[in-house]
């Protein structure tokens, strides 16, 4: 230099034909315990890697750009 795949709460990951973002684990409170551990009940947090563009409407389609990863030269 080209192809290709991947970024979505602190971590690991779902998101279906484009319809307004969820689980797990983790964190806070509370019940249970002499306490801790488990368990049960509640709850807080992401505008989805950035920037545009299409659309009524976009995590999801286009296209640019930035990290990572594989190939290929």
């Nucleotide at each position: 230099g080209g192809u290709c795949g991947c970024a979505u709460g602190g971590c690991u990951c779902a998101g279906u034909u484009g319809g307004u973002a969820g689980a797990g684990c983790a964190c806070c409170g509370u019940g249970u315990u002499c306490a801790c551990a488990u368990c049960g009940c509640g709850g807080g947090g992401g505008u989805c890697a950035c920037a545009g563009g299409u659309u009524c409407g976009a995590g999801u389609c286009c296209u640019g750009u930035u990290g990572c990863g594989a190939c290929c030269a």